[in-house]
Large-subunit ribosomal RNA, domain V, 586 nucleotides, folded computationally.
It was read from a public genome assembly.
The coordinates come from a structure-prediction model, not an experiment, and the mean pLDDT is 82.
It matches the Rfam family "Archaeal large subunit ribosomal RNA".
Context: one part of a larger RNA
RNA sequence: CUGGAGACCCCCAAGGGGAAGCGAAGACCCUAUAGAGCUUUACUGCAGGCUGUCGCUGGGACAUGGCCGCUGAUGUGCAGCAUAGGUAGGAGUCGUUACACAGGUAGCUGCUACUAGCAGCUCACCGAGACAACAGUGAAAUACUACCCGUCAGUGGCUGUGACCCUCACUCCGGGAGGAGGACACCGAUAGCCAGGCAGUUUGACUGGGGCGGUACGCGCUCGAAAAGAUAUCGAGCGCGCCCUAAGACCAUCUCAUCCGGGUCGGGAAUCCGGAGCAGAGCGCAAGAGCAAAAGAUGGUUUGACAGUGUUCUUCCCAACGAGGAACGCUGACGCGAAAGCGUGGUCUAGCGAACCCAUUGGUCCCGCUUGAUGCGGGCAAUGGCUGACAGAAAAGCUACCUUAGGGAUAACAGAGUCGUCACCGGCAAGAGUACAUAUCGACCCGGUGGCUUGCUACCUCGAUGUCGGUUCCCUCCAUCCUGCCCGUGCAGCAUCGGGCAAGGGUGAGGUUGUUCGCCUAUUAAAGGAGGUCGUGAGCUGGGUUUAGACCGUCGUGAGACAGGUCGGCUGCUAUCUAUUGGGGG
Numbered sequence: 001c002u003g004g005a006g007a008c009c010c011c012c013a014a015g016g017g018g019a020a021g022c023g024a025a026g027a028c029c030c031u032a033u034a035g036a037g038c039u040u041u042a043c044u045g046c047a048g049g050c051u052g053u054c055g056c057u058g059g060g061a062c063a064u065g066g067c068c069g070c071u072g073a074u075g076u077g078c079a080g081c082a083u084a085g086g087u088a089g090g091a092g093u094c095g096u097u098a099c100a101c102a103g104g105u106a107g108c109u110g111c112u113a114c115u116a117g118c119a120g121c122u123c124a125c126c127g128a129g130a131c132a133a134c135a136g137u138g139a140a141a142u143a144c145u146a147c148c149c150g151u152c153a154g155u156g157g158c159u160g161u162g163a164c165c166c167u168c169a170c171u172c173c174g175g176g177a178g179g180a181g182g183a184c185a186c187c188g189a190u191a192g193c194c195a196g197g198c199a200g201u202u203u204g205a206c207u208g209g210g211g212c213g214g215u216a217c218g219c220g221c222u223c224g225a226a227a228a229g230a231u232a233u234c235g236a237g238c239g240c241g242c243c244c245u246a247a248g249a250c251c252a253u254c255u256c257a258u259c260c261g262g263g264u265c266g267g268g269a270a271u272c273c274g275g276a277g278c279a280g281a282g283c284g285c286a287a288g289a290g291c292a293a294a295a296g297a298u299g300g301u302u303u304g305a306c307a308g309u310g311u312u313c314u315u316c317c318c319a320a321c322g323a324g325g326a327a328c329g330c331u332g333a334c335g336c337g338a339a340a341g342c343g344u345g346g347u348c349u350a351g352c353g354a355a356c357c358c359a360u361u362g363g364u365c366c367c368g369c370u371u372g373a374u375g376c377g378g379g380c381a382a383u384g385g386c387u388g389a390c391a392g393a394a395a396a397g398c399u400a401c402c403u404u405a406g407g408g409a410u411a412a413c414a415g416a417g418u419c420g421u422c423a424c425c426g427g428c429a430a431g432a433g434u435a436c437a438u439a440u441c442g443a444c445c446c447g448g449u450g451g452c453u454u455g456c457u458a459c460c461u462c463g464a465u466g467u468c469g470g471u472u473c474c475c476u477c478c479a480u481c482c483u484g485c486c487c488g489u490g491c492a493g494c495a496u497c498g499g500g501c502a503a504g505g506g507u508g509a510g511g512u513u514g515u516u517c518g519c520c521u522a523u524u525a526a527a528g529g530a531g532g533u534c535g536u537g538a539g540c541u542g543g544g545u546u547u548a549g550a551c552c553g554u555c556g557u558g559a560g561a562c563a564g565g566u567c568g569g570c571u572g573c574u575a576u577c578u579a580u581u582g583g584g585g586g
Base pairs, nucleotide, nucleotide: 008586009585010584011583012582013581014580017578018577019576021573022572029407030406031405032404034403035402036399037398038397039396042201043200044199045198046197048194049193050192051191052190053189054188055187058166059165060164062162063161064160065159066158067157068156069155070154071153072152073151074150075149085148086147087146088145089144092131093130094129101127103126104125105124106122107121108120109119110118111117170181171180172179173178204217205215206214213234218240219239220238221237222236223235241390242284243346244345248302249301250300251299252298253297254296256280258276259275260274261273262272282291283290285351287349288348289347306332307331308330309329310328311327312326313325314324334343335342336341357385358384359383360382361381362380365379366378367377368376414461415459416457417456418455420454422450423449424448425447426446427445431441432440468543469541470540471539473535474532475531476530477529478528481506482505483504484501485500486499487498488497509521510520511519512518549567550566551565552564553562554561555560
């Protein structure tokens, strides 16, 4: 000097690896004593409907009930003249006066049929007396009068019901005359029933996400629990929501389980006798504690499982807190025992429940429109009747048509941790391999490595990190499919089999399926495995999944639902920085 490469600064262009790029307070999921739409045999109501009654709304007759009044009848236990309704007054009442009549006989009718009669009519016959207090009966005269009860007949008033007739309200038709209907309907009021047609609401919590399941939501015992007390988990093992008039109280007398010996049937085991027997039994019920002349067993007597009123402890360690529970008292009345004493239920620790409302009980109690009595109502106290989500709202679902506030306090993808599962490796070597563990295969058991599977956790992200598969393109690992070098062999050779080193290069094409995967086909030296946010959607695709439409099956009363199937269904972004590629300048 020529050529090439690199560093630094700047510019132009490109495609989009990164900025968990920009866009939108995540739509999935959960939470909220947030919302809305829809459903229904959720709760509570409201329209609306049906039916009854009343008003608008009047007249007539028939039948049949109810109530009241009038008239007339009627009323049989036994005894007793005899068919005595009740009570009161009561010593007299009716008749002999002739178209009349007390009473009797006879006939007819009606009633009851308790065979004894009662009432009315007929003057047909007789006729001047007939009934009362007497004796008997629980009660005395239908002798007479008054009131009342049961039953029956007639009659009047009010009213109900049934079916019917009318016309005048009212309704309809008609221009009108008039016609059709008609006290019904319409309308108004009131009561009962029906009532998602409509409305307002509710639809719990805990929870290794939520749902499903369960109740760890109120109580008791043991362990966990770390030798005071306290102590969590959807920790481990179990229980309670009663039962009992004796299974309570007291007193007396006894001793259990089991074993041994003996004893008719009788045996391993029945009842009987004897012995040993601190408990191995029993005490209503879970566990723990406690208990032997008892707290157990048997017998006797009883109701203290009573009434009233407290203190302390516990519930609830150490702060507060209700109901409930227990221990110990006092007062009264009792039980048992000779007595001391014991008895405030069950040997102790579980067996439980506010306010409101209702019921029952109580008292010389309080109150209720001026007072008194009774009744009624309201208070007070006790007891009983519920809230088990158990310190106690009166309460069902769906939402993929959905909305809001929030949450990475909480799920799905990915990451992280872990590695049971998974993949790979190793130790030992029972055995197979004709013989021979280790050419090859290798059980049981044990130990690792990896972070490809599937789980678990919930640590980052819910004011968003785009989700399966394919495609394109690049880098990496080796636990190597082929190609290279080497060793062993149950390696003659060919071809295998097993092992060691090795990641330079290669590892392809079709059929089916959305597939990853898998199965199949023909080739090939071989058709290896894995990672890179299950590499790669500001590169593509959009077949699948996973919105709104729709169909089927199944489930649901329904709205709707279904890791069941099916058809359809939007893929935003003008590149600032960085990284890279190509070009240019200093």